[in-house]
Molecule: Bacterial RNase P class A
Organism: Candidatus Udaeobacter sp.
């Protein structure tokens, strides 16, 4: 210098003007005044996990269903985090793994290929045994061809072909036998809390892959969600109870006229309860932030001090101007100057994961060059 990999931090600052939501106080009490204070995020997002909280359900156990799946820790809990183990990728830093069981059973394994799991014979290798036949030979027999066959070493196909190398063996061959290597099973010792690792011994046992396919094993899981839930409560209609023969309209009043009702399925009056609109609550002080310190390798935990940090409900958190800083673009030899500034936005609250996105800084690795 360049390529890569991992981690951390920030999310512009100051001032002025106008405006919005909430709280406290004041007063001249205003949904509309004044002062002061507070007012989005690292992801508020996706709603994918896990909890708190609320209501409903629930003796216990099982079935069904769903989830998780190496080990040890952390945590309120987790499919999260930390530290390890095993496997895989990479020269490396580092990254990835849904990482129990395929020797309980079932299913599946495209294309190619003879054969894809109690495997198979296309090319190939072999005629020892059986049989037919030809040639030579007096004969025993020798040589050739066919049939019936034997073999799986070599070639070829495939992601994968039923261990590998060598020797013996054989007609040719083959764990058929042997030595070594690899795997598997059983077993002994040592190290580690453990996953597991290291060093041996025995057995020719050689068994393919796939369980985010069914399935088996172990462990975990009740359901619904702040539109949860609680409280107050109009109008209209309907329900219950009590009274009840009149009530209402026209009209200043009486008479009068009209409507509804008249022993009840009852006009009308009063009361009660459910409940709708609407309002209040839940609502934000919390597994809280920051600092110091102690324990721990870390995740994290303990102690002390300090701070209060959005609660809207058609939904506030905004706009303009000036200066400065950072990054990018244009222009210039350079300065100056001009333009642009990411993703996005609370809605009961937390812990995670994932996704989107701008900038800065640092550690480590590989490569090149120079000394």
């Nucleotide at each position: 210098g360049a390529a890569g990999u991992c981690g951390g931090c920030g999310a512009g600052g100051c001032g002025g003007c106008c405006g919005c939501g909430g709280g406290u106080c004041g007063c001249u009490u205003g949904u509309u005044c004044g002062a002061c204070c507070c007012g989005a995020g690292g992801a508020a997002a996706g709603u994918c996990c896990g909890g708190g909280c609320u209501c409903c359900a629930c003796a216990g156990g099982g079935c069904a269903g769903g989830g998780u799946g190496c080990u040890g820790g952390g945590u309120a809990a987790c499919a999260c985090c930390c530290a390890g183990c095993g496997g895989g990728a990479g020269c490396g830093a580092u990254c990835c793994c849904a990482g129990g069981g395929a020797a309980a059973g079932u299913g599946c394994c495209a294309c190619a290929g003879a054969g894809a799991a109690u495997a198979g014979a296309c090319c190939g290798c072999c005629u020892a045994a059986g049989u037919c036949u030809c040639g030579c030979g007096c004969a025993a027999g020798c040589g050739g061809g066919g049939c019936c066959g034997g073999c799986a070493a070599g070639g070829g196909u495939g992601a994968a072909a039923c261990g590998g190398u060598g020797a013996g063996g054989u007609a040719a061959g083959a764990g058929c036998u042997c030595a070594c290597c690899a795997g598997u099973g059983c077993u002994g010792g040592c190290g580690g809390c453990g996953a597991c690792g290291c060093c041996g011994g025995c057995a020719g046992c050689u068994c393919g892959g796939u369980a985010a396919a069914c399935c088996c094993c172990a462990c975990c899981c009740g359901g619904a969600g702040c539109a949860a839930g609680g409280c107050c409560a109009a109008a209209u209609a309907g329900g219950g109870g009590a009274g009840g023969a009149g009530a209402g309209a026209c009209g200043g009043c009486c008479c009068g006229u009209c409507u509804c009702g008249u022993c009840a399925u009852g006009a009308c009056u009063c009361c009660c309860g459910g409940g709708u609109a609407g309002g209040c609550u839940g609502c934000u002080c919390g597994a809280g932030g920051c600092g110091c310190u102690c324990g721990g390798g870390a995740a994290c935990g303990g102690g002390c001090g300090u701070c209060c940090c959005a609660g809207a409900u058609c939904a506030a958190u905004g706009g303009c101007c000036g200066c400065c800083a950072c990054g990018g673009g244009c222009u210039u030899c350079a300065u100056c100057g001009c333009c642009c500034g990411a993703c996005a936005g609370a809605a009961c609250c937390c812990g995670g994961c994932u996704u989107a996105u701008c900038g800065c800084c640092g550690g480590c690795u590989c490569c090149g060059c120079c000394g």